[in-house]
Predicted 3D model of a 1686-nucleotide part of an RNA (large-subunit ribosomal RNA, half A) from a freshwater metagenome. Rfam family: Bacterial large subunit ribosomal RNA. The coordinates come from a structure-prediction model, not an experiment, and the mean pLDDT is 81.
Context: one part of a larger RNA
RNA sequence: CGCAUACGGUGGAUGCCUUGGCUCUCAGAGGCGAAGAAGGACGUGAUAAGCUGCGAUAAGCUUCGGGUAGCUGCAAAUAAGCAUUGAUCCGGAGAUUUCCCAAUGGGGCAACCCAGUGCCGUAUAGCGGCAUUAUCCCUGGUAACGGGGAGGCGAACGUGGGGAAUUGAAAUAUUUAAGUACCCAUAGGAGGAGAAAACAAUAGUGAUUCCGCAAGUAGUGGUGAGCGAACGCGGAGAAGCCCAAACCAGGUUUGUUAAGGCAGGCUUGGGGUUAAAGGACUUGCGAUAUAGACAUACGAUUUUAGUGGAGAUACCUGGAAAGGUAUGCCAUAGAUGGUGAUAGUUUGGUACACGAAAGGGUCUGUAUGUUUUAGCGAGUAUCCUGAGUAGCGCGGGACCGGAGGAAUCCUGUGUGAAUUAGCCGGCACCAUUUGGCAAGGCUAAAUACUCCUGAGAGACCGAUAGUGAACCAGUACCGUGAGGGAAAGGUGAAAAGUACCCCGAAUAGGGGGGUGAAAUAGAACCUGAAACCAUUUGCUUACAAGCGGUCGGAGUCUGUAUUUAUACGGAUGACGGCGUGCCUUUUGCAUAAUGAGCCUACGAGUUACACUUCAGUGGCGAGGUUAACCCCGAUGAUACGGGGGCAGCCGUAGCGAAAGCGAGUUUUAACAGAGCGCAAAGUCACUGGAGGUAGACGCGAAACUUAGUGAUCUACCCAUUUCCAGGCUGAAGUUGUGGUAACACACCAUGGAGGGCCGAACCGGUAAACGUUGAAAAGUUUUCGGAUGAGAUGUGGGUAGGGGUGAAAGGCUAAUCAAACUGAGAGAUAGCUCGUACUCCCCGAAAUGCCUUUAGGGGCAGCCUUGUGUGUGAGUGUCAUGGAGGUAGAGCUACUGAUAGGACUAGGGGGCUUCAUCGCCUACCAAAUUCUGACAAACUCCGAAUGCCAUGACAUGCUCCACAGGAGUGAGGGCUUGGGUGCUAAGGUCCAAGUCCGAGAGGGCAACAACCCAGAUCAUCCGCUAAGGUCCCAAAAUAUAUGCUAAGUUGCAAAAACGCGGUUCGAUUGCAUAGACAGCUAGGAUGUUGGCUUGGAAGCAGCCAUUCAUUUAAAGAGUGCGUAACAGCUCACUAGUCGAGCGAUUGGGCAUGGAUAAUAAACGGGCAUAAGCAUAUUACCGAAGCGGUGGACUUGAUACAAAUAGUAUCAAUUGGUAGGGGAGCAUUCCAAUACGCGUUGAAGGGUACCCGUGAGGGUUUCUGGAGUAAUUGGAAGAGCCAAUGUAGGCAUAAGUAACGAUAAUGCGGGCGAGAAACCCGCACACCGAAAAGCCAAGGUUUCCUGAUCAACGCUAAUCGGAUCAGGGUUAGUCGGGUCCUAAGGCCAAUCCGCAAGGAGUCGUCGAUGGACAACAGGUUAAUAUUCCUGUACCGGCAUAUAUGGAGAUGAGGCGACGGAGAAGUGACAGGUUUGCGCACUGACGGAAUAGUGCGUUGAAGGGUGUAGAUAUAUUUACCAUAGGCAAAUCCGUGGUGGAUGUCGAACCUGAUAGUACCGUGCGCUUUCGGGCAAACGGAUAAUAACCGUAAACAGGCUUCCGAGAAAACCCUCUAAUUGUAUAACAUAUAUGCUGCCCGUACCGUAAACCGACACAGGUGGCUGGGGAGAAUAUCCUAAGGUGCUC
Repeated sequence: CGCAUACGGUGGAUGCCUUGGCUCUCAGAGGCGAAGAAGGACGUGAUAAGCUGCGAUAAGCUUCGGGUAGCUGCAAAUAAGCAUUGAUCCGGAGAUUUCCCAAUGGGGCAACCCAGUGCCGUAUAGCGGCAUUAUCCCUGGUAACGGGGAGGCGAACGUGGGGAAUUGAAAUAUUUAAGUACCCAUAGGAGGAGAAAACAAUAGUGAUUCCGCAAGUAGUGGUGAGCGAACGCGGAGAAGCCCAAACCAGGUUUGUUAAGGCAGGCUUGGGGUUAAAGGACUUGCGAUAUAGACAUACGAUUUUAGUGGAGAUACCUGGAAAGGUAUGCCAUAGAUGGUGAUAGUUUGGUACACGAAAGGGUCUGUAUGUUUUAGCGAGUAUCCUGAGUAGCGCGGGACCGGAGGAAUCCUGUGUGAAUUAGCCGGCACCAUUUGGCAAGGCUAAAUACUCCUGAGAGACCGAUAGUGAACCAGUACCGUGAGGGAAAGGUGAAAAGUACCCCGAAUAGGGGGGUGAAAUAGAACCUGAAACCAUUUGCUUACAAGCGGUCGGAGUCUGUAUUUAUACGGAUGACGGCGUGCCUUUUGCAUAAUGAGCCUACGAGUUACACUUCAGUGGCGAGGUUAACCCCGAUGAUACGGGGGCAGCCGUAGCGAAAGCGAGUUUUAACAGAGCGCAAAGUCACUGGAGGUAGACGCGAAACUUAGUGAUCUACCCAUUUCCAGGCUGAAGUUGUGGUAACACACCAUGGAGGGCCGAACCGGUAAACGUUGAAAAGUUUUCGGAUGAGAUGUGGGUAGGGGUGAAAGGCUAAUCAAACUGAGAGAUAGCUCGUACUCCCCGAAAUGCCUUUAGGGGCAGCCUUGUGUGUGAGUGUCAUGGAGGUAGAGCUACUGAUAGGACUAGGGGGCUUCAUCGCCUACCAAAUUCUGACAAACUCCGAAUGCCAUGACAUGCUCCACAGGAGUGAGGGCUUGGGUGCUAAGGUCCAAGUCCGAGAGGGCAACAACCCAGAUCAUCCGCUAAGGUCCCAAAAUAUAUGCUAAGUUGCAAAAACGCGGUUCGAUUGCAUAGACAGCUAGGAUGUUGGCUUGGAAGCAGCCAUUCAUUUAAAGAGUGCGUAACAGCUCACUAGUCGAGCGAUUGGGCAUGGAUAAUAAACGGGCAUAAGCAUAUUACCGAAGCGGUGGACUUGAUACAAAUAGUAUCAAUUGGUAGGGGAGCAUUCCAAUACGCGUUGAAGGGUACCCGUGAGGGUUUCUGGAGUAAUUGGAAGAGCCAAUGUAGGCAUAAGUAACGAUAAUGCGGGCGAGAAACCCGCACACCGAAAAGCCAAGGUUUCCUGAUCAACGCUAAUCGGAUCAGGGUUAGUCGGGUCCUAAGGCCAAUCCGCAAGGAGUCGUCGAUGGACAACAGGUUAAUAUUCCUGUACCGGCAUAUAUGGAGAUGAGGCGACGGAGAAGUGACAGGUUUGCGCACUGACGGAAUAGUGCGUUGAAGGGUGUAGAUAUAUUUACCAUAGGCAAAUCCGUGGUGGAUGUCGAACCUGAUAGUACCGUGCGCUUUCGGGCAAACGGAUAAUAACCGUAAACAGGCUUCCGAGAAAACCCUCUAAUUGUAUAACAUAUAUGCUGCCCGUACCGUAAACCGACACAGGUGGCUGGGGAGAAUAUCCUAAGGUGCUC
């Protein structure tokens, strides 16, 4: 370490619970709002942060009712109060109701700012109070103005205007999705529709709407996918009316007139309203009735608070009784909730019965009032009855109808009727016929929906569920925004929430003690599982290799029982045998192919439908059955039950294209024949299998469309600001000189141009390194480019998604871009991938054929399964018999084709010959014929085996077939054989036959899907065998016999051609005692140097040849070596010696070389001379095979029994993936049994044992503390190891990486429980154009003080930008508003557009600009141009004095503007030097006439107007004046004169700054030396010199071309008006009053902003000292700040 055990921690599953949800039913209500809504902001309490309530009358005020003893909300506590004179509380009606919001006086960045008018406080400025002041429409009115209405919000439902796409069609365009989603307008409690120019069909109905049928019919439709009526029938509910016109009358007006009237227009009233036409008109009769609507009052009823309301006690257990036992009682009440466990009788209630001062609703009620309302005939000459309409053409749309033969309806455009003798419809059109009367209008109910109120319900959920939300949730948090969007329940009956003591720094935590039934119920609180982490005890483990188990098993420890040495166990497990996880996907996975860190919870074939089909069960049966709807009933129940309702549907008859006929019919001229029928019963309901339509088993796209949100990033543009150290170069022009006739030109100067040069800030981003779980989601370091320009930058604006913008990279458009982001269509679609959850039993595939925009998908067939059924009989096997056939083989003078050699020989070529023929030759090509040899998938004179067909016999025994339901499969693979292809390559590929794997375990082959053996129902420490084995590993022969091998060959991966006198066994043949073979001794000669050739060739360069002959025992015109050529050495051959076998050829076995790959390793190893190889034989081992013994399932047969259940016997079967079928287990809920079990202990959790084939079940015990089992049925959110699954928890890596600039710390002291980091001091280090100081933006309390250290701070912390509490921001002058305008925004008028809306003048907003009055010092812990002191200034009011005409929204001036460059004067500050004042100063070590340090200063305002700038400047008087929209004395223009002014630093004053400094020193502290210091007092010192700039002068000057905001303020002028007496107004002076709102803390190159962080990044403006230096570069340093939180 491991296993076991015990006890804990962590964690929050499980069980139980429910405050909250979900889905519905019934009833109500169906709106709120200018009388200010919905929704908010801010306030409001004694203390008050949040929620709730309320509104300055602020957890409330008044009143009328109810009600009764306590009350001041959630929410404790204290304080202070209220209440029987009736509080709190409940209900009705009132009052109050800040600010924002339609928001409405104007504006605006919502909850704020600023006004006008009238009145008031109040006498002015100023401030305050009350009321009022928006726009549009209608209406009255000449107008002013008056009256009325609208606007906005709200869940679904309605109508209308616009209107997609994904998707389906396996592609896609008509089409579909779909008139859906969405946008817009608008109405109501409903809306819309609606009283026939309607349907129908020879019969009829009689407005509309909704439901059930008709019917998935008729139709439509790339006649595809799909879409889909109506008539009619049954029901719900029912309701009908009014105008226009004709005609009459009144009013008014116009025309005309013979002046009487007539006609027309407009308007009011009467009249009148329809189709077998009606009305007007003429005429007759008749009537004051009837009916309705509205308002008011009364009544009834209901609602908004309430009241009464029966009936139990005792004992037992227990912490507690409602439980148990006993005996009662009530019941129009036994619904339900609570009470310490389960309560009719304890309690709130319930049944039932009552009740309203006030408000609301309703009504077949009554009364009153107002108002509306009429007929019946006859006549038919005339009049009326809806016009740019109906219709038609063209283009669209709606209907079931997609332009079609297309009726009907709507209308953009064009055209354009009729008038009752008329017009429209009835699916083109026409005729007949029939129904109706358009071109005007209103209309309840039945129908749809539920933001909301009340009463209820649930085989709905129970905290990962149910709403996102049980809890202070649309919250926290994320995002610029639209928008997105969590987690989080439980002490106990009762807080009885632990007095007191101890440990500890402790208000942390813990131990005692106490409460309680229980504290392992202690607030991190019920139960308390698992992962994970400790501790205790027992055993094991330090020479031993792997899926960690299983089988065997030693030792150690230990329990129980008893006979005390045994039995039965428990823990551990030395050692040994066997043994490569799970899932998925695959031909095939331990695979190094996929997925999972582990645990717990959740997590996927469901639901709907008059749909289709099959099976089962049940009812009825030639019939079966209702739908909508209606009625009735009930202990609570209007979601239940019963009854009605035959509209309709299916069936009972078929055939045919149809007319049609009919047990037949069609085909045909007809017959015949043939096809389809007749001779088998359905239908309804329920359950189950499957299909269809729906998201349809779950998760998963990239995309498309629609409506919105974004230019705080970035691109470009607009407006307005700001910035660019320093140095260098030296264009044009100009002066001068020279020069020219004059120019030109040259030079010196001057000048200061430039998308000029170098180089900081600034902007950028060249190269490299680092970084890469970073310091940083783009940076750092070094280096580099631009740096007066097409430059950089701040603020405010504009452009928006197929759009913008783009010096163009497909770049950028909020860390997103070849089409942003957010919501929705939406659960888009996915022939694709992944995942898909309990058990047992039976059977069990396929990877093939055809077709497929098809090839990894489908359809049909094949193969599987389940059910039913027929068949004297199919299937299969063996044998026999009979057949068809053209393969293997074979053959080819049998064909076709191919083919080697020869013979023979046509023909051809070549040669010779000839004048030409005729001929001849030929190692040339070669037909035919013939001989020999030999070939073929597409040759066959032939021709099997096997297979196939038929018949018969035998065997087998349902295996066959048909129909019906359900599938899966349609990637296959290896081996053997026959073939194609390929290289007679492949673990290749394509077929065929078979087999196995697939889906198959076991034994063998070392290991090894398919090779050999063999098919696993279970158990067995029984037996026999197969393949294969028997020396050891390792079961069985060191077996037997005979050979072979010498190579470790071999002992199983496979090796060749070729070689070899390895060895062994054969066959044939030769030599050999007449002496072989080998060895040794000797010979091996002569013609001759054969001839030729040659320089030479003599056996041996080469050529030639009867290579001959001679001598010999034998000897080649020579087998090799050798020489220039000879020579020489050899061989063949011969003799001798030796003395028995020796050769040659060929075949077989086993060896051997050939033989080279990367760790020593290809017998499995040890090893083996057999334990190798071959042959033969015997024995044994060896499997899940076979058998023995004992069980189980299934099927069949038989018997019993008879219900199909069951029992027994026998026989057979029982591997299994996809898949089919059968039977069960468990979970949750419901019903009944039924008050069954339970505090004497339920569920849940832990552990042990038992039972069942299994899923599982049961029992004991511990924990737990209140619910819940069984049986029979029913219904499902019904079973998890995997989906890179979802959520939570916990591991691992790991005490590992890291702790965020390498500017740096050290010491002493202090506080403190504790100090590397806090405070103080000293020293050191770093920045110093910053790492210092001041503003703006942004943040929003971070500021200061006290206290605290859980968390936060990358460590610690006594510290903090952390936590808690308290405090802090003071303005006439600073910034903003009360002033102005720019870009741009909004927008009366106006224009455009389906709507929403877009554009836009006057106006009105809008700073980044214009205008505009305060300085110095002091003071606080924290504010100061704000307070204080002093000194100023601006506006207003009043008063006084003086003077005068004044006066604008009009006119004019001014305001008022660019870039660059250069020069002058010259402050503050700074530096240097000197003087002066004060203080200090040396151990050695004297010097004090020396040195060091500090100081020696001073604002706004007022005055003055110097230096300087300016002269085309400044200013003034007068005259004229057609311009300045009217006027003008002003401006402009023209003219005549005059003056020198104007601006302006400096300077003076302010000024006694009671400051620096000095002295005294309350007090605090101390290391006793001193340090800090309130307060008080005092006056001592330069108005020195030099250097010197960027401020100011300055809206200056010069120069250049790109020609460089607006308005207000201010000044002048007049108009209207007013006045010349006051008054008023203006100016000046003086005095006195007065002066509003908002900001003001703090950070601000950063730890407080933007970057998720206390982040090496980013962030606009101003100041920015000294030395060196050109410099803001760079180095060092001052003031000041800091040492970067390990």